A computed fold for a 98-nucleotide RNA, annotated as SAM riboswitch aptamer (S box leader). The prediction has a mean pLDDT of 86. Its Rfam family is "SAM riboswitch aptamer (S box leader)". Its family is annotated with regulation of gene expression in the Gene Ontology.
Order: sequence, then structure tokens, then C1' cells
RNA sequence: UCCUUAUUGAGAGAGGCUGAGGGACAGGCCCUUUGAAGCCCGGCAACCUGUGUUAAACAAGGUGCUAAUUCCUGCGGCAUUUUGCCGAAAGAUAAGGU
Repeated sequence: UCCUUAUUGAGAGAGGCUGAGGGACAGGCCCUUUGAAGCCCGGCAACCUGUGUUAAACAAGGUGCUAAUUCCUGCGGCAUUUUGCCGAAAGAUAAGGU
């Protein structure tokens, strides 16, 4: 880098440093100096992991996450009429493989 599987409607700070951007992509629509991103600390969760009787349960070492459903739509179907529902794709994360 690519492939497979699982999950993707829940949860999580009025802290410190810093200082302009951020929400994958495109279009929207938002967040942001009442401080973005990043780092530290805190927190959430429990995929792997550990304890345990291959269970329940517990812990939290490796990741992950900590505005908005994965912010919405991006392809298809259905209904209704321009909105709603369902599924897929894409993305993200984990574990395994290459």
C1' cells in the first nucleotide's frame, strides 16, 4: 500500500501551553480570537490485551475517541412529492492477513 471481518443514533473538560484555522474529498451547512489545529493533562469507550471456567464480570497495558448521526448530501430503490424511509458506496477505527 492493498485485502478480509466487525463497528460506526451512546459516551467524554468552563484545565495548561500556543496562537489560525478546522469539520477526509466535492457541494452545502456549520464551528472558531467568548480561541481553530497541534501538544500536555484530564475524561470516554472497551476492538485487541490481562484476570476469570472458552461464561458472566472486572481491570485498563496497546490503539482509538473526546461540536453537530460518520454534521448533511454525493450511488441505487421505495413512498410521497421536492420531503421522508431503506440499502449501498466512500470515509473512520480495531483486529487479522499481504